c-di-GMP-I riboswitch aptamer from a Woeseiaceae bacterium, 113 nucleotides, folded computationally.
RNA sequence: UAACGACAAAGGCAAACCUGAGAAAACUCAGGGACGCAAUGCCACGGGUCCUCGCUUCCUCCGAGUAGCAACCGUCCACUCCCCGAAGGACCCAAGAUCGCCGGGCUGCCGAU
Numbered sequence: 001u002a003a004c005g006a007c008a009a010a011g012g013c014a015a016a017c018c019u020g021a022g023a024a025a026a027c028u029c030a031g032g033g034a035c036g037c038a039a040u041g042c043c044a045c046g047g048g049u050c051c052u053c054g055c056u057u058c059c060u061c062c063g064a065g066u067a068g069c070a071a072c073c074g075u076c077c078a079c080u081c082c083c084c085g086a087a088g089g090a091c092c093c094a095a096g097a098u099c100g101c102c103g104g105g106c107u108g109c110c111g112a113u
Stems, first nucleotide, its partner, number of pairs: 003113001004111002012037002017032006035100001041106003045103003048098003052094001054093001055088004063081004068076001
């Protein structure tokens, strides 16, 4: 240095679940908690898996724009946009998530062999 991973040593990480916060969601962060992990350290590069605010229709209040009307500075009215909510559609694509799903890349503790 490389391979390998012990009934070794010192340590490390932290599943499910609970609480709080963020997100549309998947999920993430913090605290508690330990199922496990020899890279369960980091990276979304390849694959897999997961989510859907993207699209359509309907739809308040407020607000904005354009046009018309009216007559003296305001009211009426049509359309479009924005916002809230509801229902439906799509899972090809897109964006996002997952490294404790697999592969790959980078880095790292110890020393039975």
Model confidence (mean pLDDT): 80 of 100.